This is a predicted structure of a 352-nucleotide RNA (Bacterial RNase P class A) from Thermodesulforhabdus norvegica. It matches the Rfam family "Bacterial RNase P class A". Rfam classes the family as a ribozyme. The model forms 95% of the base pairs in the Rfam consensus. Its mean pLDDT, the model's own confidence on a scale to 100, is 79. Lineage of the source: Bacteria > Pseudomonadati > Thermodesulfobacteriota > Syntrophobacterales > Thermodesulforhabdus.
RNA sequence: GGAGCAGAUCACGUGGUCGCUCCGGUGCUUUGACGCAUCGGGGAGGAAAGUCCGGGCUCCACAGGGCAGGGUGCUGGGUAACACCCAGUGGGGGCGACCCCAGGAAAGUGCCACAGAAAACAGACCGCCUCGCCUAAGGCGGGGUAAGGGUGAAACGGUGAGGUAAGAGCUCACCAGGUCCCGCGGUGACGCGGGAUGCUAGGCAAACCCCACCCGGAGCAAGACCAAAUAGGGGAGCGCUUGAGGGUGGCCCGCCCAAUGCUCCCGGGUAGGUCGCUAGAUCCCUCUGGUAACAGAGGGACCAGAUAAAUGACCACGCUCGACAGAACCCGGCUUAUGAUCGGCUCCGCCU
Numbered sequence: 001g002g003a004g005c006a007g008a009u010c011a012c013g014u015g016g017u018c019g020c021u022c023c024g025g026u027g028c029u030u031u032g033a034c035g036c037a038u039c040g041g042g043g044a045g046g047a048a049a050g051u052c053c054g055g056g057c058u059c060c061a062c063a064g065g066g067c068a069g070g071g072u073g074c075u076g077g078g079u080a081a082c083a084c085c086c087a088g089u090g091g092g093g094g095c096g097a098c099c100c101c102a103g104g105a106a107a108g109u110g111c112c113a114c115a116g117a118a119a120a121c122a123g124a125c126c127g128c129c130u131c132g133c134c135u136a137a138g139g140c141g142g143g144g145u146a147a148g149g150g151u152g153a154a155a156c157g158g159u160g161a162g163g164u165a166a167g168a169g170c171u172c173a174c175c176a177g178g179u180c181c182c183g184c185g186g187u188g189a190c191g192c193g194g195g196a197u198g199c200u201a202g203g204c205a206a207a208c209c210c211c212a213c214c215c216g217g218a219g220c221a222a223g224a225c226c227a228a229a230u231a232g233g234g235g236a237g238c239g240c241u242u243g244a245g246g247g248u249g250g251c252c253c254g255c256c257c258a259a260u261g262c263u264c265c266c267g268g269g270u271a272g273g274u275c276g277c278u279a280g281a282u283c284c285c286u287c288u289g290g291u292a293a294c295a296g297a298g299g300g301a302c303c304a305g306a307u308a309a310a311u312g313a314c315c316a317c318g319c320u321c322g323a324c325a326g327a328a329c330c331c332g333g334c335u336u337a338u339g340a341u342c343g344g345c346u347c348c349g350c351c352u
Stems, first nucleotide, its partner, number of pairs: 001348005007342004012318007020043009045324001049335002052333005057219004069215005074088005089102005103210002108208002110204003125149002127145008157175006176200002178197008223275004233266006245257004282301008319322001
């Protein structure tokens, strides 16, 4: 200098003026204020996003247990919990820093395109061997054979020797793997070592399924309270043919209906309002325990809470000229979007 790996931090800065929103103090108006004035303070993010997991909180359901359904899936630990995090184990990839994957296919069922003879209790296209027939070269038919060729992503352990008509774990030696047993180490996944057995067993479980563990449902438009209005409901009183009341466009008469009525209260719960609402698994510093995730102790801090929805505009100065992007009940994660800076590590090249 180039190429890469894995982390951490920040998110234009400073000052002024004018607004918006929330909280607190004081004063004024006022029945009281949520109104007005003034002073002080707070005011988006690392992802506020996707709404994919997990929990808190709320209401509903619920004796206990099971079925169905869903989820998770190497081991140990962390946590309120998790599909997250930490530390390991085994396998795979990379020269490397480092990254990726993870129960069972030897319980059962099912599936495996194209090509190929055959795609899973195997299978005979060519070839090889053998038998029969035809006339010798050769051809046809039957049988044996998975060593060789060929197909395929994948072909039923590998090499050599024996064996055989030709072959074949058919037998033997070595190698690889599996199953079972033993010893040692480890909390464990597992590792190391030894022994027995020719056992050789393809892939897919994000196919059904099996095993272990976990899971009730709906969500702040949850839910609670106050409460104009409306429907239906309850109660009390009035009214009962001596005509209340209603209709007939306003009034009177007349006519029509007629206990269906009227008043009040309860209750109901719409509009609207209040609460839920932000102090919390919170943040910062130090110490202690732990490899770490994390936990504990001490000290300090208060850090949005709107509801048609505030967080903005302008001016000045500075620079590297500022990416992705805007809270809506709250947290822990994951994923996605995105600018810059800082250290660390790896490989390659060059110089000393």